[in-house]
RNA sequence: CGGGGCGUAGCACAGCGGUAGUGCGCUCGGUUCGGGACCGAGAGGCCGCAGGUUCGAUCCCUGUCGCCCCGA
Numbered sequence: 001c002g003g004g005g006c007g008u009a010g011c012a013c014a015g016c017g018g019u020a021g022u023g024c025g026c027u028c029g030g031u032u033c034g035g036g037a038c039c040g041a042g043a044g045g046c047c048g049c050a051g052g053u054u055c056g057a058u059c060c061c062u063g064u065c066g067c068c069c070c071g072a
Base pairs, nucleotide, nucleotide: 001071002070003069004068005067006066007065010024011023012022013021018055026042027041028040029039030038048064049063050062051061052060
């Protein structure tokens, strides 16, 4: 310098055009003498960033940043 993959909740990941979900963790409640386990409820993310296309974008396109891989 060129090519490719990945960037989504505290962590690990799913979703892949129609107002974002699961597990673990966290908070509250139930259960227990208390804790764990188990059960119920809840908080928490404008989807790396900036543009574009579209009635509508996490999802398509362009640029850019970070990490990883391949090539030179």
The prediction has a mean pLDDT of 83. A computed fold for a 72-nucleotide RNA from a Patescibacteria group bacterium, annotated as transfer RNA. The source organism's lineage runs through Bacteria and Bacteria candidate phyla.